This is a predicted structure of a 72-nucleotide RNA (transfer RNA) from a bacterium.
Its mean pLDDT, the model's own confidence on a scale to 100, is 84.
It matches the Rfam family "tRNA". Rfam describes the family as follows. Transfer RNA (tRNA) molecules are approximately 80 nucleotides in length.
It was read from a public genome assembly.
RNA sequence: GGGCCCGUAGUUCAGUGGCAGAACGCCGCUUUUGCAAAGCGGAGGUCAGCGGUUCAAUCCCGCUCGGGUCCA
Numbered sequence: 001g002g003g004c005c006c007g008u009a010g011u012u013c014a015g016u017g018g019c020a021g022a023a024c025g026c027c028g029c030u031u032u033u034g035c036a037a038a039g040c041g042g043a044g045g046u047c048a049g050c051g052g053u054u055c056a057a058u059c060c061c062g063c064u065c066g067g068g069u070c071c072a
Stems, first nucleotide, its partner, number of pairs: 001071007010024004018055001026042005048064005
């Protein structure tokens, strides 16, 4: 320098055009002498950035940035 894959909640990941979600973690309540477990409820997101396509973009296209991998 080139090819391919990835970037979404604190973490691990779904979601592939039309309301942004799960598990774990965090907070509160119930339960316990207390802790854990369990049950119920809650908070938490510029969907890496910029531009384009579209009535509408996390999703499609281009560029940039970051990570991984292969080739040189």